[in-house]
RNA sequence: CCAACUCUCGCGGGAGAGACUCCACCUUCGCCCCCAGGCGUCGGCGGGAGAGCCGAAGGCGCAACCGCCCCGGAAACGCUCAGGCAAAAGGACCGCGCGGGCUGA
Numbered sequence: 001c002c003a004a005c006u007c008u009c010g011c012g013g014g015a016g017a018g019a020c021u022c023c024a025c026c027u028u029c030g031c032c033c034c035c036a037g038g039c040g041u042c043g044g045c046g047g048g049a050g051a052g053c054c055g056a057a058g059g060c061g062c063a064a065c066c067g068c069c070c071c072g073g074a075a076a077c078g079c080u081c082a083g084g085c086a087a088a089a090g091g092a093c094c095g096c097g098c099g100g101g102c103u104g105a
Stems, first nucleotide, its partner, number of pairs: 002104001005101003009097005020050004025044002029040004052085003058081001059079003065073003
């Protein structure tokens, strides 16, 4: 100096599953109505409740396998605690790049 491996960061790609139902609140429009208020309707969703579904943050479990034999490590498999089910965000993993680490020729 270079290749490989690894780590932070940046960029790009990146799946699955309901814009679920009910209540409450806000709001557009219309009707009834003396007021108060009530009903229907468009939209919002920061609130609460209910079951359903997904798995590729994390977590847990088994295991092929690996290390070495006291035991330990270990998945994209399983569970679904957490998380998610319009968009946004997140997202295992893949590629590229700067930098760091480590080892080898």
Molecule: Glycine riboswitch aptamer
Organism: Alphaproteobacteria bacterium